[in-house]
RNA sequence: UUCUUAUCCAGAGAGGUUGAGGGACUGGCCCGAUGAAACCUCAGCAACCAGCCUUUUACAGGCCCGGUGCUAAUUCCAGCAAAGGUAAUGCAUUUACCUUUAAGAUAAGAA
Numbered sequence: 001u002u003c004u005u006a007u008c009c010a011g012a013g014a015g016g017u018u019g020a021g022g023g024a025c026u027g028g029c030c031c032g033a034u035g036a037a038a039c040c041u042c043a044g045c046a047a048c049c050a051g052c053c054u055u056u057u058a059c060a061g062g063c064c065c066g067g068u069g070c071u072a073a074u075u076c077c078a079g080c081a082a083a084g085g086u087a088a089u090g091c092a093u094u095u096a097c098c099u100u101u102a103a104g105a106u107a108a109g110a111a
Stems, first nucleotide, its partner, number of pairs: 001111008013042005021031003025079004043071003048067002051063004075103001081101008
């Protein structure tokens, strides 16, 4: 980097260094000199993997000192395209809306 599977309306911030960007992309809307991003320290959240425990042995529950991850806003909101559905119109078409796929992020596994 690619592929597969699962999840994404919950949760959880202080200090230091530094100094202008950041929220993936596009549009919008926001955050930011009352300090962005990055890095460091400490703390926390969560429970994907590991570990330990329980028994009803299940794709279960609990703990969590380990490996990741995360700690503004639903993945901040919408999207290009495809499928299905609803409503209007006259059946085609068109328009609007909804759901899913998709895109992105994270974990685990594989190449």
This is a predicted structure of a 111-nucleotide RNA (SAM riboswitch aptamer (S box leader)) from Salinibacillus kushneri. The coordinates come from a structure-prediction model, not an experiment, and the mean pLDDT is 79. The model forms 97% of the base pairs in the Rfam consensus. It matches the Rfam family "SAM riboswitch aptamer (S box leader)". Rfam describes the family as follows. The SAM riboswitch is found upstream of a number of genes which code for proteins involved in methionine or cysteine biosynthesis in Gram-positive bacteria. The SAM riboswitch acts at the level of transcription termination control. The predicted structure consists of a complex stem-loop region followed by a single stem loop terminator region. Gene Ontology term of the family: regulation of gene expression.